[in-house]
């Protein structure tokens, strides 16, 4: 340089950080679920090293030997007779088989991983301390004898296995003798040599010991045998380094460690033994405990790492368990021996047999792992001279989608976008070119024909696989697609069912009637002969951080010092070369990975070559750095001298103030204490006051983010002893330093032990209060303790929540100690060192903050952390007299716990401000009777809704029927109402009759328009089905409308700026206002919705107009604006004017604005109304209306009659009328405004006591009418009573409306005359034409207001003020709240 390095969800209202949990990837000897066409190559008991039936897995050599058997040939004997045949018995020869002796091999190959934490394994060395059959090379030799034992024969024992005795015999079996080049042993030499010692090599001397086997062949020859040397191969032993976890395992060790000698071994060695010495190992982790075969490699990862140790390969260990040796070149021997043990089998009960962790296979265990197959054709092994034999090693086949790889299930065209399915806004959309259909192809599977390589040496022969691979032909789209997912992470959406059920879920989380999250379907997405799930490992996880983390507040600095081991360490010079760097050599097995080629059609797979294996050893070189050695230096560190500062420590002595107590005096009734009290003390004299005395403890003022100390901590004064720091000087030493695991020491308060002391204070305790309780807070007492001496304990929010040391990195300003300079100077100033504070730049930080006293930049060392809870708990160890301390887990459980900051909300936090919020007043409610609404109760039904303020004279501006939705009874079913279709009729409407409780029902009468005569329009009746209908549910699916905070002054945006960000700024601040109203200032500048204004009304005036209004003047008139006339006035209704802090004075900042004044009808928004920001309350309404979904359809729809909504032990709200003299009653008299009126208002007149009735003028109304205003004023009466107050209730008689006043209307007259004498706790309204009081009108309405909405008349009191109650606004502060204090949350109980 190139290559490589990916994240996401989840804590919050939102943000940043810390931090855990979870996911996406890859892998597997896997298992399970669903599914399954073919082939190739691999792989296949991970569990019970559990037990094993059966067969096979190690034999071979007759050319080592003696026998024996068989066959054939040949030659004798015997018997039979068929006289040349059969049988039998000998000899010889050939061929063949082999029980035994003998040789070689059964120590290889194959299996398994129990044990083993070890020189077992890996890697690299060493053996001068060793062995090595078969194999290769070389040298020499192979002479002559002997004695046995199997087999065999006989006998005996035993069920068997087997054993024993006697006798015979061979050899390449065994044993002497000869020979000895040579080997070995002891002795004694010379030369050379090695990295030390023991030594090694070569040559030469004499002495001792030690060999052998033969077979085959006619022979040549060949195969053997013996001794020796060398090689090769294979082993044995030793050593360096590496190799899991636990210290809640800290000490272990007696052949232990070493020596001498002897033994033993192939060989070294306490390997074994005798004697001697007392050593050896261990914090660099001994010993003990747990777990585990190790490695090449495999998986993962960017890498560093982490995990694993199946298949293949190397090593080790084991062969039912434990032990032992024999044989042998080699074993302490898987298919050998012996002993013991367990188990299984046989047995005549005396005794025997066995070992699948070889290949198959069985049982068992388990989630789970295959055939009792073929062959020695190939490769390899054993034996043999060879032929050959053996070989479950091996080569093949079988089973299993267990894995990897490859192929297929068709390809092209094909829109009427078919049918069907699903969905729909009913138009359509989608499945979908998908299918059908047309054309084409035939891989694989199927059938048929051909047909290998693998087989080697000169030839022949030899193939389990296998008639397999492969090639060719034939037929036909023919036989071949599933699984999972579809809320986010994460690609992919709808319908139905279900209704916190059933269920899902990796995390967050879905499901309580509209579920893209459950189940099903359609569709879609992903992968595909597989797909999902589960389990395990790595990754993501920088979440153990070497690469590559942290510790002020998130988990985390030891309470502090001293110091051991260890780690790290100033300047110069020389040397060495351990670390370090470079070159060379050896090794790092093969396979694997990577690269380049090659072979199977490709790939997987296999083959060849290269590279690599980052390591270890060795050698040569370099000398910068570290190290080691030597010399030297002074700046780090220390010592000496001089100087001042200090609550540093220990001991002794002294002092005054105060509390308490004692004694005495004076003095008298209280003292004390509290929010208020009481307990307590006091007439036996307290408290207070004076004097004297006793005793203990603590040291006011000075006093200070002042001083000293390592920390804990230290405070009256004096003396003694004593530690440390600082400054000046630069004399001395010469790196002596820093840190510091363990260790040792110090260590507040409380507590413990022994002995003192005890004034005050004060746990425990007692009493009094408080309280629902009060084992507390408050009060009165009061014991341990607090104090002293000597011991123990060893912990604290032991905090700067900040380990120690060194160096460096802007400034400013205080303060304590010292020194220097300058100066007349002790002041001040300048410089400097050491402490101690504040502010602040860079930098750091998640932010807050830190900032030369770092939390900055670096270095060194120590301590500590790794999600929350469980838990600093349990167990164990150590310490302690005890209390307890220290060290310090796990099961289980959660998806968070946490830090900092932000915006809100909240606070019995703070500051400021407002409101009939309080206060000051006036009048009410709450008590009575009645009206009305609600709850409750009742009922066949008492229809429904509204529920704190913000439901309750509310929906309802008016339930006798209707309304009406409720109940009972009776009816109707395309329907009471709408649209479409068919048939009939000519109507419909209306009238009459029958019948009914009524509707329904039945009968009769009357009766259209246009026309081309076909019919059409319209209406009715009947019919069919689409449909109608629903005041049925859901206001928590909705629209619209409304209430409320609140007519409160707020709510936001753009750009800019600040902050990592949520956000902030603006909008905060100083004033001011009714107001985010305005002014000033300001990193903000502007803008929007709100405020205000614009609108209506009212108060003044002008002008225009003058009827139905008005009448000053004129005229008429009996009176009346009645008439003429007039429009001046009132009034009506159009248009103007007027009010703006405009003017003056003062205050304020010269501003905004405030106070006062003038003028004015009105003065600072003149009064009133309409007007309601962003939003809050899942606020109200599906019963105004509209509407999604669900539900009913001879009924939850429709009609009718009657009933109910009007019930009544009771409770609440809102009102009316009263309780009376500011009044009641009577008589006569005066003054409004605003409205209504034709199915209406209705005058005058008549009539009735009256409600009314009769009659009807006038009036669609500034004309007529309702209509009388009432309180008031005047006169008269009543005289404080349940009344001449009050009028409920009741009786009788009536009036009106209406089809109809029984349930259930209003009114009238007469009579009756209840409660009630001003209302408990509590609570409501109102600030001026207001409260209070008085009447009038209207809507609804046939009738039916004490309600509602309006109108005018009369007409007050009070507001010091903002402490408090309630509500609200702004700023600020705290917060563990955010569903936001009606929050969160702790404990107990169930």
């Nucleotide at each position: 340089c190139c290559c490589u390095u990916a994240g996401a969800g989840u804590u919050u209202g939102a943000u940043c950080c810390u931090g855990g949990c979870u996911c996406a990837g890859g892998a597997c000897g896997a298992a399970c679920g669903c599914u399954g066409g073919c082939g190739g190559c691999g792989u296949g008991c991970c569990u019970a090293a559990c037990a094993c039936a059966u067969g096979c897995a190690a034999g071979u050599c007759g050319a080592g030997c003696g026998g024996g058997g068989a066959a054939c040939a040949u030659u004798g004997g015997a018997a039979g007779c068929u006289u040349g045949c059969u049988u039998u018995u000998g000899g010889u020869g050939u061929u063949u088989c082999u029980a035994g002796c003998g040789g070689c091999g059964g120590a290889c190959g194959g299996g398994u991983g129990a044990g083993u934490a070890a020189c077992g394994c890996g890697u690299g060395a060493g053996c001068a301390a060793c062995c090595u059959g078969c194999c290769c090379u070389c040298u020499a030799c192979u002479g002559g004898g002997g004695a046995a034992c199997a087999a065999c024969a006989c006998a005996u024992c035993g069920a068997a296995a087997g054993a024993u005795g006697u006798g015979c015999u061979a050899a390449u079996a065994c044993c002497g003798c000869a020979u000895a080049a040579g080997a070995c042993c002891a002795c004694a030499g010379u030369a050379c040599u090695g990295a030390c010692a023991u030594g090694g090599u070569a040559c030469a001397g004499g002495g001792g010991u030690c060999a052998a086997a033969g077979g085959a062949g006619c022979a040549a020859u060949u195969c053997g045998g013996u001794a020796g040397a060398g090689g090769a191969u294979g082993g044995g032993c030793u050593c360096g380094c590496g190799u899991c976890u636990g210290a809640u395992u800290a000490g272990c060790u007696a052949g232990u460690u070493g020596g001498u000698g002897a033994g033993g071994u192939a060989a070294c060695g306490g390997c074994c033994c005798a004697c001697c010495a007392a050593g050896g190992c261990g914090a660099c982790g001994a010993u003990c405990a747990g777990u585990a075969g190790c490695c090449g490699a495999c998986c993962u990862g960017a890498g560093a790492g982490g995990g694993u140790g199946a298949u293949c390969g190397g090593c080790c260990a084991c062969a039912u368990u434990g032990g032992a040796a024999c044989u042998g070149a080699g074993a302490a021997a898987c298919g050998g021996u012996c002993c013991a043990a367990a188990c299984u089998c046989c047995u005549a009960c005396g005794g025997g047999a066995g070992g699948c962790a070889g290949c198959a296979g069985u049982g068992g265990g388990g989630a789970a792992u295959a055939u009792u197959g073929g062959g020695c054709a190939a490769u390899g092994g054993g034996g043999g001279a060879a032929a050959c034999c053996c070989u479950g090693a091996c080569c093949c086949a079988g089973c299993a989608a267990c894995g990897c790889c490859g192929c297929g299930u068709g390809a092209a065209g094909g829109a009427a976008g078919a049918a069907g399915g699903c969905u729909u806004u009913c138009g359509g959309g989608u499945u979908g070119u998908a299918a059908a259909c047309u054309u084409c192809u035939u891989u694989u599977a199927g059938c048929a024909g051909g047909g290998a390589c693998g087989a080697a040496g000169g030839a022949c022969g030899u193939g389990a696989c296998g008639g397999u691979a492969c090639c060719u032909g034939c037929a036909g789209a023919a036989a071949a697609a599933g699984c999972a997912a579809c809320g986010g992470c994460u690609a992919a959406c709808u319908a139905c069912g279900u209704g916190c059920c059933a269920g899902c879920a990796g995390c967050c989380g879905c499901g309580g009637u509209a579920a893209u999250a459950c189940g099903u379907a359609g569709g879609u997405u992903g992968c595909a002969a597989g797909c999902g799930u589960u389990g395990u490992c790595c990754g993501g996880a920088u979440u153990u951080a070497c690469u590559g983390g942290g510790u002020g507040u998130a988990a985390a600095g030891g309470g502090c010092g001293u110091g051991u081991a260890g780690g790290c360490g100033g300047a110069g010079a020389u040397g060495c070369a351990a670390g370090u760097u470079g070159g060379g050599a050896g090794u790092g097995a093969a396979a694997u990975c990577c690269c380049g080629g090659g072979g199977c059609u490709c790939a997987a797979c296999c083959c060849c070559g290269g590279a690599a294996c980052u390591g270890c050893u060795u050698u040569c070189a370099a000398a910068a750095c570290u190290g080691c050695a030597u010399c030297c230096c002074u700046u780090g560190a220390g010592u000496a001298u001089c100087g001042g500062a200090g609550a540093g420590g220990c001991a002794a002595g002294c002092g005054g103030a105060a509390u308490u107590c004692c004694u005495a005096g004076u003095g008298u009734a209280g003292c004390g204490g509290u929010g208020a009290a009481a307990u307590g003390c006091g007439u036996a004299g307290a408290c207070a006051u004076u004097a004297g005395g006793a005793g203990g403890a603590a040291c006011a003022c000075c006093a200070g983010u002042g001083g000293c100390g390592a920390a804990g901590g230290c405070g009256g004064c004096u003396u003694g002893c004593u530690g440390g720091a600082c400054g000046a000087c630069a004399a001395c030493u010469g790196a002596c330093g820093c840190u510091g695991a363990g260790g040792c020491g110090c260590g507040a308060a409380a507590g413990c032990g022994u002995g003192g002391g005890g004034a005050g204070c004060a746990a425990a305790c007692a009493g009094g209060a408080u309280u629902a309780g009060a084992u507390a807070c408050c009060c009165u007492g009061g014991u341990a303790g607090u104090c002293c001496a000597c011991g123990c304990u060893g912990u604290a929010a032991a905090c700067g929540a900040u380990g120690a040391a060194u160096a460096c990195u802007a400034g400013g300003u205080g303060u304590g100690g010292g020194a220097g300079g300058a100066c007349u100077g002790a002041c001040c100033c300048c410089u400097u060192c050491c402490g101690u504070g504040c502010c602040g730049c860079a930098g750091u930080u998640a932010a807050c903050a830190c900032a030369a006293u770092a939390a900055g930049u670096a270095u060194u060392c120590c301590a500590c952390c790794u999600g929350g809870g469980g838990a600093g708990u349990a167990c164990g160890g150590c310490c302690g007299c005890a209390a307890g301390g220290u060290u310090g887990a796990a099961a289980c459980u959660c998806a968070a716990a946490g830090g900092a900051a932000u915006u809100g909300a909240c606070g019995g936090g703070g500051a400021c401000c407002c409101g009939c919020a309080c206060a000051a007043g006036c009048g009410g409610u709450g008590g009575a009777g009645c009206a009305u609404g609600u709850g409750g109760u009742u009922u066949a039904a008492u229809u429904c809704g509204a529920a704190g303020c913000a439901a309750c004279g509310c929906g309802a501006a008016g339930a006798a029927c209707c309304u009406u939705a409720c109940c009972a009874a009776g009816u109707c079913u395309u329907g009471a109402c709408a649209u479409c279709c068919c048939u009939c009729u000519g109507a419909c409407c209306g009238g009459a009759c029958a019948g009914u409780a009524a509707u329904g029902u039945g009968u009769c009468c009357u009766u259209u328009c246009c026309u081309u005569c076909g019919g059409g329009a319209c209406a009715g009746a009947g019919g069919u089905g689409a449909c109608a209908g629903g005041u049925g549910g859901u206001g928590c699916a909705u629209g619209g409308u409304u209430g409320u905070c609140g007519u409160u002054a707020g709510c936001u945006c753009g750009u800019g700026u600040c902050g990592u960000g949520a956000g902030a700024u603006g909008u905060u601040g100083g004033g001011u206002u009714a107001a985010g109203u305005c002014c000033c200032g300001c990193a903000a500048c502007g803008a929007g919705c709100g405020c205000a204004a614009c609108c209506c009304u009212u108060a003044u005036u002008c002008u225009u107009a003058g009827u139905a209004g008005c009448c000053a003047g004129c005229a008429u008139g009996a009176a009346a604006g009645a008439u003429g006339g007039g429009c001046a006035c009132u009034c009506u209704a159009g248009g103007g004017a007027g009010a703006c802090u405009g003017c003056c004075a003062g205050g304020g900042a010269u501003a905004a604005c405030c106070u006062g004044g003038a003028g004015g009808a009105a003065g600072g928004u003149g009064g009133g109304g309409a007007u309601g920001a962003c939003g809050u309350c899942a606020a109200a309404u599906c019963a105004u209306c509209a509407u999604g979904c669900c539900c009913c359809u001879u009924a939850u729809g429709a009609c009718u009659u009657g009933g109910g909504c009007u019930a009544c032990a009771c409770a609440c709200g809102u009102g009316c009328u009263a309780c009376a003299a500011u009044g009641g009653c009577g008589u006569a008299a005066a003054c409004a405004a605003a409205g209504g009126g034709a199915a209406g208002c209705g005058a005058g007149c008549c009539u009735g006591c009256g409600a009314g009735g009769g009659g009807g003028a006038g009036c669609a109304a500034a004309u007529c009418u309702c209509a009388a205003a009432a309180a008031u004023a005047a006169c008269g009466u009543c005289c404080c009573a349940g009344u001449u107050c009050g009028g409920a209730c009741u009786g009788u008689a009536g009036u009106c409306u209406g089809c109809a006043a029984c349930c259930c209307g209003a009114c009238u007259a007469c009579a009756c005359g209840a409660a009630g004498c001003u209302g408990g706790a509590a609570u409501c309204g109102c600030u001026a034409g207001u409260a209070a009081u008085c009447g009038c009108g209207a809507a609804u309405c046939a009738g039916a207001a004490u309600g509602u909405c309006g109108c005018g008349g009369u007409g007050a009191a009070u507001a010091c003020g903002u402490u408090c109650c309630c509500g609200g606004g702004u700023c600020u502060u705290g917060u563990a709240c955010a569903c936001a204090c009606c929050g969160c949350c702790c404990g107990u109980c169930a």
The RNA shown here (small-subunit ribosomal RNA) has 1390 nucleotides and comes from an uncultured bacterium. The coordinates come from a structure-prediction model, not an experiment, and the mean pLDDT is 85. Its Rfam family is "Bacterial small subunit ribosomal RNA". The sequence is in RNAcentral, with records from Greengenes.